[in-house]
RNA sequence: GCCUGUGUAGCUCAGUUGAUAGAGUGUCACAUUGGUAAUGUGGAGGUCCCGGGUUUGAGCCCCGGCACAGGCU
Numbered sequence: 001g002c003c004u005g006u007g008u009a010g011c012u013c014a015g016u017u018g019a020u021a022g023a024g025u026g027u028c029a030c031a032u033u034g035g036u037a038a039u040g041u042g043g044a045g046g047u048c049c050c051g052g053g054u055u056u057g058a059g060c061c062c063c064g065g066c067a068c069a070g071g072c073u
Base pairs, nucleotide, nucleotide: 001072002071003070004069005068006067007066010025011024012023013022019056027043028042029041030040031039049065050064051063052062053061
């Protein structure tokens, strides 16, 4: 330099045909306990990497960039 893949909650990841952004875990509160742990219930937590385009509507499609991983030379 070229090719491919990945980028979504603190962390690990779903989101398949474009139409309300989710799960597990962690965290906080409450219940339970003599007190912890465990368990149960509830809450908070997101510019979907950045910029632009298409569309009535984009996490998803298109273009360009950035970061990371792998491959080729």
A computed fold for a 73-nucleotide RNA from a Nanobdellota archaeon, annotated as transfer RNA. The sequence is in RNAcentral, with records from ENA. The prediction has a mean pLDDT of 82. Rfam family: tRNA. It is annotated as a transfer RNA.